[in-house]
Molecule: SAM riboswitch aptamer (S box leader)
RNA sequence: GCCUUAUCAAGAGUGGUGGAGGGAAUGGGCCCAGUGAAACCCGGCAACCUGGUAUUUUUACAAUACAAAGGUGCUAAAUCCCACAGAAUGCUAAUUCUGAAAGAUGAGGU
Numbered sequence: 001g002c003c004u005u006a007u008c009a010a011g012a013g014u015g016g017u018g019g020a021g022g023g024a025a026u027g028g029g030c031c032c033a034g035u036g037a038a039a040c041c042c043g044g045c046a047a048c049c050u051g052g053u054a055u056u057u058u059u060a061c062a063a064u065a066c067a068a069a070g071g072u073g074c075u076a077a078a079u080c081c082c083a084c085a086g087a088a089u090g091c092u093a094a095u096u097c098u099g100a101a102a103g104a105u106g107a108g109g110u
C1' cells in the first nucleotide's frame, strides 16, 4: 500500500514550549486562530487489542461486569456540513430522512 471486519451525534485542559496557520484531499459552504493556529511535552478521555479481577455456564473457548498495567487511538463544531443514489414534503428554491462513496481509528490478513 491492498483486503476483511467493527465503530464513528458520548467523553476528554483556564497547563508548558512554540509562533501562523488550522478544520484529510478536490469544489462549495461554514467555522477556529496573536484573548495564540500547526507541532511537541505534560495532563486527560475512552475501553479497540493484550494482560488482570469477579461472576455465570454446557467447563471449551466463551459471555457479562469491573478496573485501567501494557499496545494503539482520541482530546472545537456529527467524520463541522454538502457533493452520489433513493424516499417524503414542496411554493420547483429547498428541507428532512435512509443508504452509498470517500475518510478516520482498532483488530485480523496479505
Base pairs, nucleotide, nucleotide: 001110002109003108004107005106006105007104008103013042015041016040017039021032022031023030026083027082028081029080043075044074045073048071049070050069052066053065054064055063056062079102084099085098086097087096088095089094